[in-house]
Context: one part of a larger RNA
RNA sequence: UCCUGCGAGUUACUGAUGUACGGCAAGGUUAAGCCUUUACGGGGCGAAGCCGAAGCGAAAGCGAGUCUUAAAUGGGCGCCAUAAGUCGUACGUCGUAGACCUGAAACCAAUGCGAUCUAUUCAUGAUCAGGUUGAAGCGAGAGUAAAAUCUCGUGGAGGACCGAACCCACGUUAGUUGAAAAUAACGGGGAUGAGUUGUGAAUAGGAGUGAAAGUCUAAUCAAGCUUGGAGAUAUCUGGUUCUCUCCGAAAUAUAUUUAGGUAUAGCCUCGAGCCACUACGUUAUAGGGGUAGAGCACUGAUUAAACUAGGGCCCUUACCCGGGUACCAAAUUUUAUCAAACUCCGAAUACUAUAACGAUUAUCUCGGGAGUCAGACUGUGGGGGAGAAGCUUCAUAGUCGAGAGGGGAACAGCCCAGACCGCCGAAUAAGGUCCCUAAGAAUGUGCUAAGUGUUAUGAAGGAUGUGAAGAUGCUAAGACAGCUAGGAUGUUGGCUUAGAAGCAGCCACCAUUUAAAAAGUGCGUAAUAGCUUACUAGUCGAGCAUUUUCGCGCCGAUGAUACGCGGGACUAAAGCACAUCACCGAAGUCGCGGGUUUGCACUAUGUGCAAGCAGUAGGAGAGCGUCGAUAAGCAGAUACAAGCCAUACCGAAAGGAGUGGUCACGGGCUUAUCGAGUGAUUAUGCAGGU
Numbered sequence: 001u002c003c004u005g006c007g008a009g010u011u012a013c014u015g016a017u018g019u020a021c022g023g024c025a026a027g028g029u030u031a032a033g034c035c036u037u038u039a040c041g042g043g044g045c046g047a048a049g050c051c052g053a054a055g056c057g058a059a060a061g062c063g064a065g066u067c068u069u070a071a072a073u074g075g076g077c078g079c080c081a082u083a084a085g086u087c088g089u090a091c092g093u094c095g096u097a098g099a100c101c102u103g104a105a106a107c108c109a110a111u112g113c114g115a116u117c118u119a120u121u122c123a124u125g126a127u128c129a130g131g132u133u134g135a136a137g138c139g140a141g142a143g144u145a146a147a148a149u150c151u152c153g154u155g156g157a158g159g160a161c162c163g164a165a166c167c168c169a170c171g172u173u174a175g176u177u178g179a180a181a182a183u184a185a186c187g188g189g190g191a192u193g194a195g196u197u198g199u200g201a202a203u204a205g206g207a208g209u210g211a212a213a214g215u216c217u218a219a220u221c222a223a224g225c226u227u228g229g230a231g232a233u234a235u236c237u238g239g240u241u242c243u244c245u246c247c248g249a250a251a252u253a254u255a256u257u258u259a260g261g262u263a264u265a266g267c268c269u270c271g272a273g274c275c276a277c278u279a280c281g282u283u284a285u286a287g288g289g290g291u292a293g294a295g296c297a298c299u300g301a302u303u304a305a306a307c308u309a310g311g312g313c314c315c316u317u318a319c320c321c322g323g324g325u326a327c328c329a330a331a332u333u334u335u336a337u338c339a340a341a342c343u344c345c346g347a348a349u350a351c352u353a354u355a356a357c358g359a360u361u362a363u364c365u366c367g368g369g370a371g372u373c374a375g376a377c378u379g380u381g382g383g384g385g386a387g388a389a390g391c392u393u394c395a396u397a398g399u400c401g402a403g404a405g406g407g408g409a410a411c412a413g414c415c416c417a418g419a420c421c422g423c424c425g426a427a428u429a430a431g432g433u434c435c436c437u438a439a440g441a442a443u444g445u446g447c448u449a450a451g452u453g454u455u456a457u458g459a460a461g462g463a464u465g466u467g468a469a470g471a472u473g474c475u476a477a478g479a480c481a482g483c484u485a486g487g488a489u490g491u492u493g494g495c496u497u498a499g500a501a502g503c504a505g506c507c508a509c510c511a512u513u514u515a516a517a518a519a520g521u522g523c524g525u526a527a528u529a530g531c532u533u534a535c536u537a538g539u540c541g542a543g544c545a546u547u548u549u550c551g552c553g554c555c556g557a558u559g560a561u562a563c564g565c566g567g568g569a570c571u572a573a574a575g576c577a578c579a580u581c582a583c584c585g586a587a588g589u590c591g592c593g594g595g596u597u598u599g600c601a602c603u604a605u606g607u608g609c610a611a612g613c614a615g616u617a618g619g620a621g622a623g624c625g626u627c628g629a630u631a632a633g634c635a636g637a638u639a640c641a642a643g644c645c646a647u648a649c650c651g652a653a654a655g656g657a658g659u660g661g662u663c664a665c666g667g668g669c670u671u672a673u674c675g676a677g678u679g680a681u682u683a684u685g686c687a688g689g690u
Base pairs, nucleotide, nucleotide: 002689003688004687005686006685011097012096013095015094016093017092018091019090020089021088022087023086024085027051028050029049033045034044035043036042055062056061065077066076067075068074100239101238103236107229108228109227110226112225113224119203120202121201122200123199124198125197126196127195128193130162131161132160133158137154138153139152140151141150142149166190167189168188170187171186172185173184174183205221207217208216242623243622244621245620246619247618252265253264254263255262256261266372267371268369269368270367271366272365273364278362280358281357282356283355284354285353286352287351293345294343295342299339300338301337304334305333306332308329310328311327312325313324314323315322375400376399377398378397379396380395381394382393383392384391405416406415407414420594421593422592423591425590426589431584432583433582434568435567436566440581442580443579444578445577446576447575453570454569461555462554465552466551467550468549469548470547471546472545473544474543482539483538484537485536486535488512489511490510493507494506495505518533522531523530595613596612597611598610599609600608601607602606624679626676627675628674629673630672631671632670633669634668640666643662644661645660646659647658649656650655
């Protein structure tokens, strides 16, 4: 790993409650015990007791009433209207018990077992190659008044030195399903000591021992191991075994030492009752509202100006006055705006009522059984956040959850659409129709040149991109652009200035000749000069210039291989816009056949009609199979049953036959009823095999 077997809602309680069925019924029923029996199945006896038929009161007590009270025409609980219980069996659920099964970390008990490991101690033994250093003491000599002291020798001290055995375990590497549940290799430390070690002995579980690390106490230690209390407890995790049919949720409110739990309500289911315009829908009518919007009449914010208190500043002034103001600014007026906690106004929806119509018990009441209390996304209206989040929190609708099918390349929550079963039928939805890929390279008119696009998103800003519709001005009396020519004179205007001559600056900006020409548009000079423009003529010969709005494009545009059209690929498209006609396309709809549920009808146990039949948690119903018991019947000796092997049969399913083979006496089958140790792909399940 696989296979086989085992493996989880049980049992008790004259407990509670409900439903179904049965007995008896204003009554119902026995318990212990006794008798009997075809013998531990049954039958009979046995009203003690229990429940009900009457309640009220704390009680005495009274009683269709009673209690309260001094007393109630009051009030509470009853009576009546509206009379059913009780015993048994089965099933649902609850309670008490281990109470569906498995699982703790732990707690407690024992004169329980452990110091063969290890900690400390005791007794008695053992043990430490070799080398080095050379303390005290002593001796001799020197030395001294005597000492001290010095030198040499001797001596052999030390938790002394180097280093094997022995003990330890500091580093690295290997090993990590190891050679090994702590090792190996190479180095390292101690190695006469608080040394190491043999044998025997002592101390133990809230206790020992500890040169102290919560260390060690037999691979176990912040309380050993064993057995027991014990099936501890577990608001937690996991698991919980056959089939089909009908209905079908919730992820909310309130409370909670409560937040991943629970209780009550809400929502589901089953049964019973009620028949009232009760609930639901549409239309009409009548309502109240202060949201969206809008507005500025109030409250508050706010733009500009006028007017004008007050203040600031300046001037004047001995003081009092006074004057000015491109400053700030109340009130008032005009003007431009804003508001969840503003409103002179004010919808749509929603809600309430009435009426009509539709639909027809869906509403509501009582009772049995639940599950749910982590929700998710999308659209819309809000709060929080940054008008961030696949963010968070409300409201509202939908989908998912519990929903398959088609579309969206893929994709719970988006779009279409709700799957009883079968069909090699039809027309459609969303979405599509060049190829991949079912169906149009469909038709018509435009646009786009950017591969824009066929994809979610793309700003401010910029630009002779291009298309459409306008507006204004100029234009065959010749526009616009280019080219040729002119562009002058008073005058170097005046002032200023070293200079100022069109062109540093200030003032003025006239006049003349002209087709036209500024007291000068820009460059330039120290100042002149020079170039140029406005302006004019000629040449040319048809549109030119400015501007507004809209369509499609361009730049702005930056991320880590291509690769954010699904790919190929596509340009008068296979892109975009508008319009039109076809077609494809789903488990939706229709057609044909079949099953089943509920209701209705009838010629009534099976026909017809109508409406249904997605489904998790969950409720309700009907069945299949296993083992055993009882009763009746049946098959079989030519293999009868189980088991095993093969098999193209039957049934809507669980399942059930038949036939053949194998298997040697073991039992089996059918019908009915009853009783359970009654159904396993999953519990890191248990046992065995492999």
Overview
The part of an RNA shown here (large-subunit ribosomal RNA, domain II) has 690 nucleotides and comes from a bioreactor sludge metagenome. Rfam family: Bacterial large subunit ribosomal RNA. The prediction has a mean pLDDT of 83.